[in-house]
RNA sequence: CCAGACAAAGCCAAACCCAUUGCGAAGUGGGGACGGAAAGCCACGGGUCUUGAAUGAGAGACAGCCGGGUUACCUAAA
Numbered sequence: 001c002c003a004g005a006c007a008a009a010g011c012c013a014a015a016c017c018c019a020u021u022g023c024g025a026a027g028u029g030g031g032g033a034c035g036g037a038a039a040g041c042c043a044c045g046g047g048u049c050u051u052g053a054a055u056g057a058g059a060g061a062c063a064g065c066c067g068g069g070u071u072a073c074c075u076a077a078a
């Protein structure tokens, strides 16, 4: 620089429930674990979703949809 174990210490937290914010997708807090070696962060590209009279313009959401960028614990094998 790469890589990811029947290793070690830890970490995050799906669905669902309660509260709350939002027109909404969805977000936040608590509970809860389906899972995750970046399920840390970033909306740059693609995609899906919301709003919009509509299949439009515009404005949003999703990083646990894919790609990419960037930072990071441990260390067996390669």
Stems, first nucleotide, its partner, number of pairs: 003075002011036002016031006034064001040070003044067003047062005
Predicted 3D model of a 78-nucleotide RNA (c-di-GMP-I-GGC riboswitch aptamer) from Desulfonema magnum. The sequence was found by an Rfam model in a public genome assembly.